Context: one part of a larger RNA
């Protein structure tokens, strides 16, 4: 001097910030990941139109079609981000510089070619069926941007074979022939012609597909340097070390596997123990250095425990599965179902640590052409003096130095200009009025320019144009009246700050040195003082 603290006294306001450091112990409720109908069929619910029936008529109805609008399902993205914790981990986990000619990479951005022709299925709906139930089992039946076969091949892969550039150790890379081998899907608005009864063909726009090549951000591997303790741990090792051959992976490689040799580390501390997530940073110091890794940033490992693998670009997957273990619920006893180290919130455990708030209005992800829709991320607000920093609890005058109270040498001296009492004012807080900013711009409207066949669509600039959870929060400004607002600690030296009672080595005080046994400035009370102040002390920790 410092704290993610705690105790005790004590407490008026606000702004910034923290807030289970302990049991990686259980865990009731509610939320935290969706989305899209411009991928697909089908269905409900409303409004119109209209065909047929019923009816004099109002109306009722059953089919079609048309707008709006809801699920459930089949399909695509996302769910690997965002939040959490810190159990494990002494390791290429981090931190630092490199390597990758040993590699992957969806969504975006370019570039360059394409997108043709067919098919057979399946959930949903329905109908039966088993179950207490999670939940399943058959049978008709139907779509796709779902899945399949076929063609074509700018290129990509693989072979054969030539050329040329860089290495010069495997090898890179860059032109070329041939050969085999591999692709794809539509949706939405427009529309002059043709052609069609019509849907549409057709064309072109926008949004998507497919191959391939580059970028970007993002991952994987690998290596040089660098951070704890223990020798009272001294030898350790058998897929161990190395080749050879083969799987394996995106990828190099005992990573695997057979088969050969015997190696490989290690007092420069191998192995073994015991500790612990690592940085940037944080605190303390002049510094060197120690000490620490709460908050906020980057990486890393986890998700009840212990293994495992699907699915996809990407996971061995927190709110996915599949298996075992403890646990905890539910049952009809046959069989199920659950996972807060997400936001709240409870139990426990402790000295100790919040609200079962509001909002997507900003910021940012996710999906979607877009209106939008999720969003306990995030932006607020609540609690908590936990901690930083600002503000106030009054000012100016005022001497009969008033009373009281305290000491006295009984003169007096202090409290003390302190109060009273006069004069002024009104921050903060309570009232009341009135305005700002956080709002950028989207949809859409209008001009202009590009693209387009186009007065459609799309892009791009201007203008215009909705939208505040906080919130009556903040900010001016009015009102009333000194009004609502001080405590703690200490006073024997260190160490700022002295007397008087009471106590009698007794009560008791103490960080040291030590105080206390009848004149205690050290105990306890009082007055005075000092010191700090919405705090103050005390105790733990570190320097």
């Nucleotide at each position: 001097a410092a704290c993610g603290a705690a105790c005790g006294c004590u407490a008026g306001c606000g702004g910034c910030g923290c807030g289970u450091u302990u049991u990686a112990a259980g865990c009731a409720u509610g939320c935290a990941a969706g989305u899209c109908g411009a991928a697909c069929g089908g269905g409900g619910a409303u409004a119109g139109u209209u065909u047929g029936g019923a009816g004099u008529a109002a109306u009722c109805u059953u089919g079609a079609c048309u707008a709006u609008u809801c699920g459930a399902g089949u399909g695509g993205c996302g769910a690997a981000c965002g939040g959490g914790u810190g159990a494990g981990u002494a390791a290429c986990a981090c931190g630092u510089g490199g390597a990758u000619a040993a590699u992957c990479u969806a969504c975006c951005c370019u570039u360059a070619a394409g997108a043709c022709c067919g098919g057979g299925a399946u959930a949903g709906c329905c109908c039966g069926c088993a179950g207490a139930a999670a939940u399943g089992c058959g049978g008709a039946u139907u779509a796709a941007u779902a899945c399949c076969g076929g063609a074509u091949g700018u290129g990509g892969u693989g072979g054969u074979u030539g050329g040329g550039a860089c290495a010069a150790a495997a090898g890179u890379u860059u032109u070329g022939a041939c050969c085999a081998u591999u692709a794809a899907a539509g949706c939405u608005g427009g529309g002059g012609a043709u052609c069609g009864c019509a849907a549409g063909a057709c064309c072109g726009a926008g949004c998507g597909c497919u191959u391939a090549g580059g970028g970007a951000g993002g991952a994987g591997u690998c290596c040089g340097c660098g951070g704890c303790c223990c020798a009272u741990u001294a030898g350790c090792u058998g897929g161990u070390u190395g080749g050879c051959g083969a799987g394996g992976u995106a990828a190099g490689a005992g990573c695997u596997c057979a088969c050969c040799a015997a190696g490989g580390c290690g007092a420069c501390g191998a192995u073994g123990g015991g500790u612990a997530g690592c940085c940037g940073g944080c605190c303390u110091g002049a510094g060197a250095g120690g000490g620490u890794g709460a908050c906020c940033g980057g990486c890393c490992a986890c998700a009840u425990u212990g293994g495992g693998a699907c699915u996809g670009a990407g996971a061995c997957a927190c709110g996915g599965c599949c298996c075992a273990g403890a646990c905890u619920c539910c049952u009809a006893c046959g069989g199920g179902a659950g996972g807060c180290a997400g936001c709240a919130g409870c139990u426990a455990a402790g000295a100790a640590u919040c609200u079962u708030c509001c909002g997507c209005a900003a910021u940012g992800g996710g999906c979607g052409c877009a209106a939008g829709c999720c969003u306990g991320a995030c932006g607020g607000a609540g609690c908590g003096a936990c901690g930083c920093c600002g503000c106030g609890u009054g000012g100016a005058c005022g001497a009969u130095g008033a009373a009281g109270g305290u000491c006295u040498u009984c003169g007096g001296a202090u409290u003390g200009u302190a109060a009273a009492g006069u004069c002024a004012u009104u921050u903060c807080g309570g009232g009341g009025a009135g305005g700002a900013a956080g709002a950028a711009u989207a949809a859409g409207u209008g001009u202009g320019c590009c693209u387009g066949a186009a007065u459609a669509g799309g892009g791009u600039a201007c203008a215009u144009g909705a939208u505040g959870a906080c919130g009556a929060c903040c900010c001016u400004u009015c009102c009333a009246g000194a009004a609502g607002a001080a405590g703690c600690u200490c006073c024997g030296g260190c160490u700022a700050a002295c007397u008087a009672c009471g106590u009698g080595c007794c009560a008791g005080c103490a960080g040291c040195c030590g105080c206390g046994g009848c004149a205690a400035u050290a105990c306890g009370u009082a007055g005075g003082g000092a010191g700090u102040a919405a705090g103050c002390g005390u105790u733990g920790u570190u320097c």